[in-house]
Context: one part of a larger RNA
Order: sequence, then C1' cells, then structure tokens
RNA sequence: GAUUGAACGCUGGCGGCAGGCCUAACACAUGCAAGUCGAGCGGCAGCGGUAGUUAUUUUUCGGAAUAGCUGGCCGGCGAGCGGCGAACGGGUGAGUGAUAGCUGGGAAUCUGCCCACGGGAGGGGGAUAGCCAUUGGAAACGAUGGGUAAAACCGCAUAAGGUCGAGAGAUGAAAUGUGGCUUGUUGAGAGAUGAGCUGCAGCCUGUGGAUGAGCCCAGCGAAGAUUAGCUAGUAGGUGCGGUAAAGGCGUACCUAGGCGACGAUCUUGAGCUGGUCUGAGAGGAUGUCCAGCCACACUGGGACUGAGAUACGGCCCAGACUCCUACGGGAGGCAGCAGUGGGGAAUAUUGCACAAUGGGCGGAAGCCUGAUGCAGCCAUGCCGCGUGUGUGAAGAAGGCCUUCGGGUUGUAAAGCACUUUAGCCAGGAGGGAUGUUGAGAGAUAUGAAUAGUAUUUUUCAAUGACGUAAACUGGAGAAUAAGCACCGGCUAACUCCGUGCCAGCAGCCGCGGUGAUACGGGGGGUGCGAGCGUUAAUC
Repeated sequence: GAUUGAACGCUGGCGGCAGGCCUAACACAUGCAAGUCGAGCGGCAGCGGUAGUUAUUUUUCGGAAUAGCUGGCCGGCGAGCGGCGAACGGGUGAGUGAUAGCUGGGAAUCUGCCCACGGGAGGGGGAUAGCCAUUGGAAACGAUGGGUAAAACCGCAUAAGGUCGAGAGAUGAAAUGUGGCUUGUUGAGAGAUGAGCUGCAGCCUGUGGAUGAGCCCAGCGAAGAUUAGCUAGUAGGUGCGGUAAAGGCGUACCUAGGCGACGAUCUUGAGCUGGUCUGAGAGGAUGUCCAGCCACACUGGGACUGAGAUACGGCCCAGACUCCUACGGGAGGCAGCAGUGGGGAAUAUUGCACAAUGGGCGGAAGCCUGAUGCAGCCAUGCCGCGUGUGUGAAGAAGGCCUUCGGGUUGUAAAGCACUUUAGCCAGGAGGGAUGUUGAGAGAUAUGAAUAGUAUUUUUCAAUGACGUAAACUGGAGAAUAAGCACCGGCUAACUCCGUGCCAGCAGCCGCGGUGAUACGGGGGGUGCGAGCGUUAAUC
C1' cells in the first nucleotide's frame, strides 16, 4: 500500500447492489418448513345442493318461507385402504490426510419418472383397514369378534430374440379407470344393465437410449522423525457364500507374505475444489458469499421399505438430557425459516406472497412449497448523489497572534441575485402477464363422426406479494443534511497558554526536570470525507 463475513471509538443525509453467529455440531418455548390424487377403492363425519316427508307461519289457494327428519341422489369430502412423492429442495462443517476431493483412465453393474421400438393385457380366488359390537389403559396406544372394496394381495392360463442351462428342458407378467357416439334388454317414467366403435390416462414384458448412481486404477495437495519400524483377514491362492456388480467383501483350507527413509505406523491440527486476497511475476495466504463433490442430522449402533436411503422434520435398540403421568407407563430432537436463553468483541424479522422461476401430486382445474420471489433491520462492504450556486472589501464584528504598526480567520460571514438534485407534499398512467387459466369461434391431427381429445390461430374475460414501489408530472422552500484523525522526524500540516521527569504521549526514534511546534487546551493548518481513526488478521 492492498484486502476483510470484521469488531471498537467518535460521527452520521439519501439511493442502488451485495453481505450479515467466524464463538457453544450448546440447549431450545411457539408457529410454519411435504404433500397430493375421489379420473384406483369401500364409503359419507362435516359443508352446500336436490328429492321426499313432518310441523309451524303465511297465502292471490297455485304456492312460499322457516325448522326438523330421511335418501350418497349430486357438488364435494374428514378419517381409512391404495398410488406417486417424501432419497429432491433447505441446513451445517462435527468427523475425515483418504472408503473424501480434483484431474485422467477403466470394467464386473443397477437405474422410478422420461424417450424410441417390438409383443401382451384371458380367466379366477382368499383376505384386510375403515365401519359395527364387546373390551384393556390416566394417557400414548391397543385387544377380541363380525362383516366389506380396490389399479392392495395371491394363484391359473398364455410366453418372447427374457432368465437359468452345453443341450434337452425348466422358469416366467399384467389393471383397470374415465370421456364421446351408435345400439340392445328391462321399466309407465326416472333409471338399471349389456354390446359395438372411438379418444385420453394408466397396466405387464422385452430391447435400446437418456439421466442418475455404485465400483476399480494412477497422479496431485498439511505439519511433526523430540513418531522407525508397522501388519494375522494381515499379503496372495483355491472352493463356497454374498452383492446390482469386480474384489478378503465374508468364510474354510493352503502358502508366508504385504507396507516402510521416494517416510510406513503414530501424533497434531484440517471438509476438498472451481475460486478469493495479495504480488510485476514466481510465490505466499485463504476456502465467507455463489457453484460442484463429500460428510453429518441429540450421541453410538442396526436394519426395514424402496428404482434410489448419511433416510434432518421414518422405524428399532442403547445412552445422556428435557417434558407428561393416575407411578403402571409414555413423549421429544431447529446443523430447515423466523424466534428464545446461553457463549461472545460480534452478526438481523416469531414479516408478505405463491404474482414470477423451479419442485411434488393430479387428465385438468388446482392444492402444497420458510425452495424461491419480495419486504424489514445493520454505513458491514462496494458504487453513485447531496449537504447549495453566483456575487459580495467597510477586508465588518468576534476569536487568535502581535515587534502594537499590524497580521490571520477571510469571499469566509452578513447582504444581494438565483437554483431545487436528494428529502417533503400532491397526481395520473404503463411494465414484470408476448405468461397461465377459463369461455366462444376457426384450422390441423386422431377418429365412422359436424362427438370427444390434443395442438394451433384469433376474440373476450380473470390473474401482481413487491406496491402508497421505481420512473414521470406538478408544488413550496436554502429550506432538512459534516465529521473524523493528524500537525517533532519518518509524514502533508505551527503558534500561544497551561503543566513542570508531574500529569501525560508513544508505530519506531523518543518527548516532559519553568520559553515543550512531541503532554492538555485555544487559534491556525494538513489529510480523508458520510465517513474517519484504532485494534485484529493476510499478502
């Protein structure tokens, strides 16, 4: 000099952009952070509609209103079964010097949803939750019996170029739902129940792709030798097992190996990288924000489910802690977003919205989303702007200095003439919506179809948290806005008074003991400026 996730002191007008627990991976009150699908299912508690019925009131005698009851009949839908998601997104850096990361190779693998292509989708069965009844418990939560549905579950058939096998052969799946049109039977009708054609969403099997993931090898990057030897599943082989998959991954047997001064082992501290800071570079330091990877989710261990699990807001066991209890037993996990206590020099709101972007579910409408978009707080940083402009010598007054002549503060102020950025007050319009959704019309595809569905064109309508935004227009008025450090040398900037080795200063040299440019104050000056200094840290 540059830099910082900074802090402290003094001071502080505005805006844009960014950043904001570096310490206790300490403990957490409260709310929210993962749901969704009724177009899978049985249903119907609540809400609305509708039909029937009863009562009351009213009546133009047709009826109407109110209240009650009944019918899942309709819109929908609490709880339940089932599907998909919950393995993403979000947080933190404790552990980890290598099972991580980065770069480059590799072969023995899996991959839900998605894409392309081939084939299939026939016929049956038994349960179970919800529910009802009885019943245990303070609760959490159960137990027994009865009955019920499915795209839940299980067989049968079918079977590929699938799997196993040298072959023969064996094995080997499925699920329907919801629209449209035509038509049959039954019925007085409402409706009920079939058939055919067709659309959409799904289902099963196989092949390939895409994406994601698992595994192996080499090289690279911390310190310590006041750590020199380390190692028995250890190193290799064979058989078997196990895994999606190679492999001591596991096991039995056999061999006695393997690593190490090119630093094994041990100890200490540490997430790694793209990057960031500094520097002419080489290098040194660093890994906050953003992005990639890894690890972790109260501590330790374990598996289950699943295409996929370190399963943060899943399960089981043990432990510590906190809470409830009828003392028998239970409940919990903010290193999600806010917020609280504590620690600390130190780090923010228990905010708004799903309008946009993205994600989950859904055919869709839509629902959910503390991701995200925004707002709030903080000079924490960077950048921009303002605190007026011009004129103004009687060089005013006052202050300070003085050789008492004067000098300086100083065009500075006052005065005069202007301006109105920012701020304040008022006002009207546009963009983020060229998106999304609904309705109508047309076209194209599919189709027997002027139906339905999809795509597209067009018309109309709805949709904004931010937001009383920014920008724009108008208005008044210099009005509302300057400090901080320093002035002995290094180092830009000097005098007076006070003090008297005292009080004090100080980065280094050093100042202060009666004429201190070095202490304290005044005046003056220098530097930077909404900041300026100090401290800490890096180059």
Molecule: small-subunit ribosomal RNA, 5' domain
Organism: Junonia nigrosuffusa